[in-house]
Molecule: RNase P RNA; transfer RNA
Organism: Paraglaciecola sp.
RNA sequence: GGAGUUGGCCUGGUAAUCGCCGUUUAGUUUUCAUUCGUGAAUUUCUAAAGGGAGGAAAGUCCGGGCUCCACAGGGCAGGGUGCCAGGUAACGCCUGGGCGGUGUAAGCCGACGACAAGUGCAGCAGAGAGAAGACCGCCAGUUGGUUCUAGUAAUCAAUUGGUAAGGGUGAAAGGGUGCGGUAAGAGCGCACCGCACCACUGGCAACAGUGUGUGGCAAGGUAAACUCCACCCGGAGCAAGACCAAAUAGGAUCUCUUAUGGCGUGGCCCACGUUGAGAUCGGGUGUGUUGCUUGAGCCAGUGAGCGAUUGCUGGCCUAGAUGAAUGAUUACCCAAGACAGAACCCGGCUUAUGGCCAACUCCACUC
RNA sequence: GGUUCCAUAGCUCAGCUGGAUAGAGCAACGGCUUUCUAAGCCGUGGGUCGAAGGUUCGAAUCCUUCUGGGACCACCA
Repeated sequence: GGAGUUGGCCUGGUAAUCGCCGUUUAGUUUUCAUUCGUGAAUUUCUAAAGGGAGGAAAGUCCGGGCUCCACAGGGCAGGGUGCCAGGUAACGCCUGGGCGGUGUAAGCCGACGACAAGUGCAGCAGAGAGAAGACCGCCAGUUGGUUCUAGUAAUCAAUUGGUAAGGGUGAAAGGGUGCGGUAAGAGCGCACCGCACCACUGGCAACAGUGUGUGGCAAGGUAAACUCCACCCGGAGCAAGACCAAAUAGGAUCUCUUAUGGCGUGGCCCACGUUGAGAUCGGGUGUGUUGCUUGAGCCAGUGAGCGAUUGCUGGCCUAGAUGAAUGAUUACCCAAGACAGAACCCGGCUUAUGGCCAACUCCACUC
Repeated sequence: GGUUCCAUAGCUCAGCUGGAUAGAGCAACGGCUUUCUAAGCCGUGGGUCGAAGGUUCGAAUCCUUCUGGGACCACCA
């Protein structure tokens, strides 16, 4: 200098002017009460102070809080997760470890339980696709032919049998290499490697290591196929729910049920509560108030832990709209500004995306 | 804001669950028929199954993540 990996941080800055949405305070206006001093509430307006989008606010893919149904209960069905240990409110997330894969490396990736419980599936090709299989080949026998050295020979063809070494088919053909063995072959025997089981050692565990140990190898693949095993999951969602009003056609039609029923309850049964429910059409009312932002919150210090995380102390308050605010113009600076806009709130994941810094790895060059 | 569904030929759809040839109708094109046209009959072309990745021997189909589109949800009740 180049290429790359991991982690962290920021999301244009400053000033002026004009606007927008909340909060607090003061004034003003209105209303009510009044012991006439004032007090309370609220609308309009004004002024001041202070605040005003994100790392993803996004996708709505997971998990929780919160609210209602019953305090969330039992069973079946259904769904989800899936190496081990830990963290957490919880998770499919995170951390650490194991195993496997990948990369020269730093590192990264893994739906990573079970097909030796059962069932299913595998087109075409191929002889054979599930404890299979003889097409070619190899070997032996029998029969027939050919050759000449005339045989217990060689060779060819047919046929019968043996054979899973070799060829061929396929994504996949029932351990690998070597030696022995054999008519030819074969874990048929042996050595090494692999595999399974057992024992011991280390580890909380996943798992790893060791063995003059046992076994010739049974048990191919597929569970993002059914299934089995272990664990988890009640349903709905802020348009949930609560409060205060106002209005009318307090409606019409159809369906189910009329209590061993219907509904709450959005799978079914039990149990509990309650006593009609649903669909379509039509009508009316506020786009009212609340829920609504103090929260598993943020910052700093410190303790525990490899870490995720967590304990303690101190400090801080940091959007809350409802046609829905956070903008526009001007000037200067720089590296010239990407993706993109809260809607009940959090923890994650995924996706989109600009820049900076640090550590580490590899390559080349120089000293 | 929340819930949920869909995407296959120019158009409307089937196939997906249960994996192995991508199909049907209309439309388009060519031919036959007719004096000509329509109708009818015969035939042909046209698809990276919305995109990417994964599982598998094999993916329209199974899984994950995106893209695009649609439907429903105040109160009286």